[in-house]
């Protein structure tokens, strides 16, 4: 120096171009003498910058950062 591959909540994973979901983690509440556990319910996300498109995590271009190969 060249291919590829992954990037989404605090983590760990979904999501065929049409309101981004699930566990778990905080949080508040019920339950219980107290904890735990176990119900409700809240609040948190598309690595960045461009481009198609009515509409984009999803297509396409560059870039960044991690990982694997050739060299």
């Nucleotide at each position: 120096g060249c291919g590829g591959c992954u990037g989404u909540a605090g983590u760990u994973c979904a999501u065929c171009g049409g309101u981004a979901g699930a566990a778990u983690a905080c949080a508040a509440g019920c339950u219980u003498c107290c904890c735990a556990a176990g119900c409700u319910u809240g609040g948190g996300a598309g690595g960045u910058g461009g481009g198609u498109u009515c509409g984009a995590u999803u297509c396409c271009c560059a870039u960044c950062a991690g990982c694997c190969g050739c060299u």